RNA sequence: GAUUUAUAAAGAAGUGGCGAGAGACAGGCUCAAAGACCCACUGGCAACCCUCAAAAAGAGAAGGUGCCAAUUCCUGGCCAAAUUGCAUGGUGCAUUUUGGAAAUAUAAAUU
Repeated sequence: GAUUUAUAAAGAAGUGGCGAGAGACAGGCUCAAAGACCCACUGGCAACCCUCAAAAAGAGAAGGUGCCAAUUCCUGGCCAAAUUGCAUGGUGCAUUUUGGAAAUAUAAAUU
């Protein structure tokens, strides 16, 4: 890097360093010299692996990851249903909403 499965409306920040963009991509919107993002330390959240339990239910948090602005910050090109408008012989185009898929992130396993 690829595949599979699961989860993504909850939760959790201080100090120091650096110094300009950051929030995956596009649009929006937001964060940022009153110093963001990133890095280090400390602290915390959560409970995927893990631990306890014969197992399930359940409990825990030593260890391996993860996470600690905003719902994955919001929306997306695809599919289905409903809705409204326009044109219409069939039907097509567009609006809005809902659901799904896709995408992204993380974990565990396989390769």
About this RNA
The RNA shown here (SAM riboswitch aptamer (S box leader)) has 111 nucleotides and comes from Pedobacter helvus. Lineage of the source: Bacteria > Bacteroidota > Sphingobacteriia > Sphingobacteriales > Pedobacter. The sequence was found by an Rfam model in a public genome assembly.